[in-house]
């Protein structure tokens, strides 16, 4: 160099789940329900293992969300940075 691997930039794709009553009606507010993929918690196959430690998209639903926009785990491409190979 190349190739792995970490986090970052732009750029593409990107899911679920509502209804009823009020009002000043693309919206507030409230009752009743629902969802799972921001973000938080539990749980523990692995990992590692004296002890600490890590760890799911599985459970919870506290935040969040249930028209569309927007957000969105993640998923791919391009850039520069970093370790690591060599």
């Nucleotide at each position: 160099a190349c190739c792995a691997c970490a986090a970052g930039a732009u750029c593409g794709g990107g899911a679920g789940a509502a209804u009823c009553a009020g009002u000043c009606u693309u919206a507030c507010u409230g009752g009743u329900g629902c969802c799972g993929a921001a973000g938080g918690a539990g749980c523990a196959a692995c990992c590692g293992c004296c002890c600490c430690g890590g760890a799911a998209a599985c459970u919870c639903u506290c935040a969040g969300g249930c028209c569309a926009a927007g957000g969105g785990a993640c998923c791919g491409a391009u850039c520069a940075u970093g370790u690591g190979c060599a």
Model confidence (mean pLDDT): 76 of 100. Glycine riboswitch aptamer from an uncultured Rhodobacteraceae bacterium, 86 nucleotides, folded computationally. It was read from a public genome assembly, where an Rfam model found it. It matches the Rfam family "Glycine riboswitch aptamer". On this family, see Babina et al., MBio 2017: "In Vivo Behavior of the Tandem Glycine Riboswitch in Bacillus subtilis". Rfam's curators write: This family represents the bacterial glycine riboswitch. Glycine riboswitches usually consist of two metabolite-binding aptamers domains with similar structures in tandem. The aptamers cooperatively bind glycine to regulate the expression of downstream genes. In Bacillus subtilis, this riboswitch is found upstream of the gcvT operon which controls glycine degradation.